[in-house]
Parts: sequence; C1' cells; structure tokens
RNA sequence: AACUUAAUAAGAGAGUUAUCUAAUAUAUUUUAGCGAUAUGGGCUAAAGUCUCUACUGAUCCCCUUAAAGGGUCAACUAUUAGAUCAACCAAUAACGUG
Repeated sequence: AACUUAAUAAGAGAGUUAUCUAAUAUAUUUUAGCGAUAUGGGCUAAAGUCUCUACUGAUCCCCUUAAAGGGUCAACUAUUAGAUCAACCAAUAACGUG
C1' cells in the first nucleotide's frame, strides 16, 4: 500500500498479500582434488545452517613465470519481530518520487 473481515452513537481490532527496517543463519565462507599463469588467478565435489535455496559479480592489489592468492563493495534465500501516520514545500498531466 491493497484486499477481506469485525464493532455501530462514535472510536478501536483481526487476517492475507506486498514493501521497508532490524535480528538470527552464513563468514556470499572453509577444505580437498584437478587446472591456468601478468591477455592468467578457474572448474568439480564435500563441509558449513534447529534451515529451503544460494555460495557469485565488479573492482583494486599481489604474484616477474612459480604455486599460491589477498582486499573492498553489492545481495539473494529461510525464519522471527516492528512499521507502512499527519502536515508543509518542490516537481509532475497524473501516480510514483525528493
């Protein structure tokens, strides 16, 4: 924000869907095998969660040709909780938006 429902003198509530925020999980991570080499740094499997799924991308650094990568930013998914009011201004045909 929408829909459904409830009260009736008036007011309030509840549910579903959607969105936002926060928390938990998981660290968008670890291990092993194979593979590449500054035009490269990958692939497969397993582990990790009271947990389904995912486990990548971009960029920077680093490695002087070797076997090893490091940093930064960005979420998705599952579950729980809270919130989704009013006024004014700007912009717009209007809604949305700031």
The prediction has a mean pLDDT of 79. Purine riboswitch aptamer from Alkalibacterium olivapovliticus, 98 nucleotides, folded computationally. The organism belongs to Alkalibacterium, within Bacteria. The model forms 100% of the base pairs in the Rfam consensus. Rfam family: Purine riboswitch aptamer. The family is grouped with related families in Rfam's "Purine riboswitches". Rfam's curators write: Riboswitches are metabolite binding domains within certain messenger RNAs that serve as precision sensors for their corresponding targets. Allosteric rearrangement of mRNA structure is mediated by ligand binding, and this results in modulation of gene expression. A class of riboswitches that selectively recognises guanine and becomes saturated at concentrations as low as 5 nM. In Bacillus subtilis, this mRNA motif is located on at least five separate transcriptional units that together encode 17 genes that are mostly involved in purine transport and purine nucleotide biosynthesis. It has also been shown that some members of this family are specific for adenine instead. Hence this family are termed purine riboswitches. The literature on the family includes a 2004 paper in Nat Struct Mol Biol by Mandal and Breaker, "Adenine riboswitches and gene activation by disruption of a transcription terminator".